[in-house]
This is a predicted structure of a 348-nucleotide part of an RNA (small-subunit ribosomal RNA, central domain) from an Alphaproteobacteria bacterium. Its Rfam family is "Bacterial small subunit ribosomal RNA". Gene Ontology terms of the family: structural constituent of ribosome and ribosome. Its mean pLDDT, the model's own confidence on a scale to 100, is 91.

Context: one part of a larger RNA
RNA sequence: CUGGGCGUAAAGCGCGCGUAGGCGGACCUGCAAGUCGGGGGUGAAAGCCCGAGGCUCAACCUCGGAACUGCCUUCGAUACUGCGGGUCUCGAGUCCGAGAGAGGUGAGUGGAAUUCCUAGUGUAGAGGUGAAAUUCGUAGAUAUUAGGAAGAACACCAGUGGCGAAGGCGGCUCACUGGCUCGGUACUGACGCUGAGGCGCGAAAGCGUGGGGAGCAAACAGGAUUAGAUACCCUGGUAGUCCACGCCGUAAACUAUGGGUGCUAGCCGUCGGUCGGCAUGCCGGUCGGUGGCGCAGCAAACGCAUUAAGCACCCCGCCUGGGGAGUACGGUCGCAAGAUUAAAACUC
Numbered sequence: 001c002u003g004g005g006c007g008u009a010a011a012g013c014g015c016g017c018g019u020a021g022g023c024g025g026a027c028c029u030g031c032a033a034g035u036c037g038g039g040g041g042u043g044a045a046a047g048c049c050c051g052a053g054g055c056u057c058a059a060c061c062u063c064g065g066a067a068c069u070g071c072c073u074u075c076g077a078u079a080c081u082g083c084g085g086g087u088c089u090c091g092a093g094u095c096c097g098a099g100a101g102a103g104g105u106g107a108g109u110g111g112a113a114u115u116c117c118u119a120g121u122g123u124a125g126a127g128g129u130g131a132a133a134u135u136c137g138u139a140g141a142u143a144u145u146a147g148g149a150a151g152a153a154c155a156c157c158a159g160u161g162g163c164g165a166a167g168g169c170g171g172c173u174c175a176c177u178g179g180c181u182c183g184g185u186a187c188u189g190a191c192g193c194u195g196a197g198g199c200g201c202g203a204a205a206g207c208g209u210g211g212g213g214a215g216c217a218a219a220c221a222g223g224a225u226u227a228g229a230u231a232c233c234c235u236g237g238u239a240g241u242c243c244a245c246g247c248c249g250u251a252a253a254c255u256a257u258g259g260g261u262g263c264u265a266g267c268c269g270u271c272g273g274u275c276g277g278c279a280u281g282c283c284g285g286u287c288g289g290u291g292g293c294g295c296a297g298c299a300a301a302c303g304c305a306u307u308a309a310g311c312a313c314c315c316c317g318c319c320u321g322g323g324g325a326g327u328a329c330g331g332u333c334g335c336a337a338g339a340u341u342a343a344a345a346c347u348c
Stems, first nucleotide, its partner, number of pairs: 003320004007302002012316001014201004021194003025088007033081002035077008049065006091191001092188003095184005103177007110154001114150008125136002162169002206247006215241002220236004258315006266293013297304002321348003330341004
């Protein structure tokens, strides 16, 4: 190389856009590169294989044949692939009409709660726990009333509900903006799928500069617990959490399940369209999503099962015993933290 695999055993890149490449719908036609058939040339000798012969046999040697699976050339075939030309509409897209949505960005705005401040009422406790203590409070706390300030998050609605490629997205309003679905079937005419490199996006934590800082809270301090307690519990509390801009580029980034297309019993729910029937609030059809169950089939089992882990094809990524190790070295990237690519000795 070949082979077998990738939900849980090793193995799907976190996700997308897309370059090269690989693969690619229906019909007609031309060419004949791939492909198939015939002929010719070549494919040294030795060796291998078959037959015969020579050394007493064998090894060895000699002769003949076959083979040398290949390459070149020529004649022919045209189903398939390819290349050229033409046509088509079912793939893909455009258009028209509707529709749903926490999709994104920016600006504005609302109420509850929390904390703090000011003032009033009021008096001895409050807080916290398994029990306590640290802590707060007669310089008037906790409780309660009124006013003010600030930051952050949006109860109910809320739903195996919705939207997004993924990460993710939830008060309300406006502006700008991406995608999707259904119906119509007017238009283009294969314009498609995948995608090595590449580019972009990418939770949390972390980093840089400048703001902000209510609550929460790594670190840290104290109080407890305990044999000890660098913890679990309690009282405090700084980074951080928030905003702007710039980095980082990771995750149980999970459906642990790459993307695309076609095919293969059904039943029940739910979301968004649309069509029909009427007894006008129900029933039925259909398309798209999202769940539960289940047949065939698959599977080591668990289970999957039209949202496949079934039956096939196309393209990409990845695996190849455990430890050493996702480490060392080197390269690339990063301010750093580190990320990425990625071994070996040795050992079982």